[in-house]
RNA sequence: AGGCAAGUAACUCAGUGGUCAGAGUGCGGUUCUGAUAAGUCCGUGGUCGGCGGUUCGAUCCCGCCCUUGCCUA
Numbered sequence: 001a002g003g004c005a006a007g008u009a010a011c012u013c014a015g016u017g018g019u020c021a022g023a024g025u026g027c028g029g030u031u032c033u034g035a036u037a038a039g040u041c042c043g044u045g046g047u048c049g050g051c052g053g054u055u056c057g058a059u060c061c062c063g064c065c066c067u068u069g070c071c072u073a
Base pairs, nucleotide, nucleotide: 001072002071003070004069005068006067007066010025011024012023013022018056026044027043028042029041031039049065050064051063052062053061
């Protein structure tokens, strides 16, 4: 320098052109127990990497950039 893949909640990851952006873990509270742990119930949590473009509508499609990993030279 070129190519490929990934980037979504504190962490690990789903997700589809539209209606509410979700799960598990975590965190807070509740219940339970003699007390812990586990379990129950309730809650908490997001500029969907950034900027543009396409579209009536973009987390999703396109371009560029950034970050990470891998490959080639």
Molecule: transfer RNA
Organism: Myxococcota bacterium